[in-house]
Two RNAs folded together computationally: RNase P RNA and transfer RNA, 442 nucleotides in total. It holds a member of the Rfam family "Bacterial RNase P class A". Its family is annotated with tRNA processing, ribonuclease P activity and dimeric ribonuclease P complex in the Gene Ontology. Its mean pLDDT, the model's own confidence on a scale to 100, is 79.
RNA sequence: UCAGAUGGCCGGGUGACCGCGGGCCUCGCAAGAGGUUCGAGGAAAGUCCGGGCUCCACGGAAAGACGGUGCCGGUUAACGGCCGGCGGGGGCAACCCCAGGGAUAGCGCCACAGAAAUGACACCGCCUACCGGCCUAAAGCCGCGGCAAGGUUGAAAUGGUGCGGUAAGAGCGCACCGCGUCCUUGGCAACAAGGGCGGCUAGGCAAGCCCCACCGGGAGCAAGACCAAAUAGGGACGGCACGUUGGUGUUUUUCGCACCGCCGUCCGGGUCGGUCGCGUGAGGUGUGGGGUAACUCACAUCCCAGAGGAAUGGUCACCACUUGCGCAAGCAAGUACAGAACCCGGCUUACAGGCCAUCUGACGCU
RNA sequence: GGGGCUGUAGCUCAGUUGGGAGAGCGCGUGAAUGGCAUUCACGAGGUCAGCGGUUCGAUCCCGCUCAGCUCCACCA
Repeated sequence: UCAGAUGGCCGGGUGACCGCGGGCCUCGCAAGAGGUUCGAGGAAAGUCCGGGCUCCACGGAAAGACGGUGCCGGUUAACGGCCGGCGGGGGCAACCCCAGGGAUAGCGCCACAGAAAUGACACCGCCUACCGGCCUAAAGCCGCGGCAAGGUUGAAAUGGUGCGGUAAGAGCGCACCGCGUCCUUGGCAACAAGGGCGGCUAGGCAAGCCCCACCGGGAGCAAGACCAAAUAGGGACGGCACGUUGGUGUUUUUCGCACCGCCGUCCGGGUCGGUCGCGUGAGGUGUGGGGUAACUCACAUCCCAGAGGAAUGGUCACCACUUGCGCAAGCAAGUACAGAACCCGGCUUACAGGCCAUCUGACGCU
Repeated sequence: GGGGCUGUAGCUCAGUUGGGAGAGCGCGUGAAUGGCAUUCACGAGGUCAGCGGUUCGAUCCCGCUCAGCUCCACCA
């Protein structure tokens, strides 16, 4: 210098003027006026997970059904998130990717092609050593047979390579590799290393049913609470009470008397008003400590949008960047994705361009 | 704001143990008719909403995105 990897940050800047929404203060009987302060995001988005909060249901626990998660350890309020490690795959490397439990618990599927697709199989092919026949014998041919090395099909063909062995062959024998299993050592564990044994029996699919382990009550701020207005305080169905229990009234108590069923779903009727929930919170920033890290503890400091669905903007000057025009000076247009509505932790998706830090490879120079 | 469902030919829809993309109407050509309609025969027409993953193989199984439809207020 070029090419790349990872992590983080910004995402127009400064000044002036005008305007919009919320809070507070002052003036005003009120309408309102003036001042001051605050006013979108890293994703506010998709609503894919997890929680707070609220209501409903429920005596407790366990099991079943249904749904979800799935290597091991940690972190957290919780998680399918995050961090660290293990195993597998990719890359020269930095580094990246993986829904990554179980296929000897069982069921199911593997189209077409092919001899054969799981109870493996024999189309082409290889072999005539043994046995029988044709011939007296050899050779040759036929039969009875032996084999799975090679070919063909397929996504996948029942261990692979080499040497020996044989009539031809074959884990038939041996060495190495792979697989299964047992032991030892290291590690909390996943797992790794070493050694022994087994000649191999064990194909793939669980984002097919399923098995194993763990987790989960349901609904959502249009939840829910209070006030006010209006209406027919009506009808159908279901459940619980069914006559002295309960509630209300009779100033209190007892007795007595009077009145009244309650809840849910649907149809029908009425209203489109107000207040709360509603922002001090698993909160931000800084310093220090613990931890490889995610994260956590202590101290200091800050208050930082909130409404009706509606506010969060515009103009000018200079600068930055992009696009277009122009030989040039310059001129014109524009500023990525997008936009809170109960809140928080994640994931995913969209995003013009720019900056910083660390690391890798190649080339060149000293 | 929150919940649920759907997407297959021009239209309405089928499509299951994952392996052929289909039906009816419509469209085109031909026959039959003097001509039209009906009828008969043949044919064309598809990004299975899009992208990615699992699998030998995806309309189907899983994830993300897009589009459309629908429901949810309070009072007695």